[in-house]
Context: one part of a larger RNA
RNA sequence: UGAUGUUGAAGGAACUCGGCAAAUUAACCCUGUAACUUCGGGAUAAGGGGUACCCCGUUUUAGGCAACUAGGGCGGGGUGGCACAGAAUAGGGGGUAGCGACUGUUUAUCAAAAACACAGGACUCUGCAAAGUCGAAAGACGACGUAUAGGGUCUGACGCCUGCCCGGUGCUGGAAGGUUAAAAGAGGUGUGCAAGCACCGAAUUGAAGCCCCAGUAAACGGCGGCCGUAACUAUAACGGUCCUAAGGUAGCGAAAUUCCUUGUCGGGUAAGUUCCGACCUGCACGAAUGGCGUAACGACUUCCCCACUGUCUCCAACAUCAACUCA
Numbered sequence: 001u002g003a004u005g006u007u008g009a010a011g012g013a014a015c016u017c018g019g020c021a022a023a024u025u026a027a028c029c030c031u032g033u034a035a036c037u038u039c040g041g042g043a044u045a046a047g048g049g050g051u052a053c054c055c056c057g058u059u060u061u062a063g064g065c066a067a068c069u070a071g072g073g074c075g076g077g078g079u080g081g082c083a084c085a086g087a088a089u090a091g092g093g094g095g096u097a098g099c100g101a102c103u104g105u106u107u108a109u110c111a112a113a114a115a116c117a118c119a120g121g122a123c124u125c126u127g128c129a130a131a132g133u134c135g136a137a138a139g140a141c142g143a144c145g146u147a148u149a150g151g152g153u154c155u156g157a158c159g160c161c162u163g164c165c166c167g168g169u170g171c172u173g174g175a176a177g178g179u180u181a182a183a184a185g186a187g188g189u190g191u192g193c194a195a196g197c198a199c200c201g202a203a204u205u206g207a208a209g210c211c212c213c214a215g216u217a218a219a220c221g222g223c224g225g226c227c228g229u230a231a232c233u234a235u236a237a238c239g240g241u242c243c244u245a246a247g248g249u250a251g252c253g254a255a256a257u258u259c260c261u262u263g264u265c266g267g268g269u270a271a272g273u274u275c276c277g278a279c280c281u282g283c284a285c286g287a288a289u290g291g292c293g294u295a296a297c298g299a300c301u302u303c304c305c306c307a308c309u310g311u312c313u314c315c316a317a318c319a320u321c322a323a324c325u326c327a
Stems, first nucleotide, its partner, number of pairs: 001322008010313002014311001019308001027051005036041001038157001052079012080084001092306004097301002099298002104116002120155007132141003158293004163223003168220002170216005177211003183205002187200005224242005251285001252282001263279005
């Protein structure tokens, strides 16, 4: 000096990105327990008290006729210690917000999460020799199942809901029409004595597809601009105009989304770029690429408080093992 431990005056997070690490708490009995809530929870919430040993009384369990033996409660009195769950093992707690409902799963070896999954919801395909998948095929799975079944895609408990747009792309449907391949085809050309062979080919006929006409957004997706106007000012319920397939509804909003921005106001602090509550000027939220809430849950993330502490002010001592010196 390092590692692993133990202890520490006064203070107690002043440390730090951040209470990281450490400390606190811890068992059993009694008591007591809030908001909120899906009435199950929350909850060991929080908080408070007790616990050793001796004596007396009382009650009770098992065995026994009983005496009694072995225990368990309750009440009273007393004894000793710094300390009575006397060592060891054995939750720190509370409040707010975000995300994800939950238990689960994951980057074997830097990521455990807000990612994946999930029950639930929806759309779509599939009538059985099913759709779909593997295979060259035979064949197999699906399934010894049969639409309350099976496959695919999206969403993701629950509650309240899920607005407008079918112009583009996709999908589905459409006995008409347009376009359109091979083929058919009047006729013709070459060659040959001919049969034939080879070739050209007008009109017309001619499938799917595409065009066309509809439907469809819990299909891919999309969801405006300018100008004016009220008897203070400001603002604009209102009006005009241009464009569009339609111009963003409810709800939420400086948000895991806000550039300007440490927005402004309020709260918390002596002091707060974080946090919480509002406002709305949403650079660039928004409704199953789900919107907004939500009890419970979380080795998740944010902020605050109590307790606690060598994290720190500011370091010190001790134990053990190394390092170091000597042998």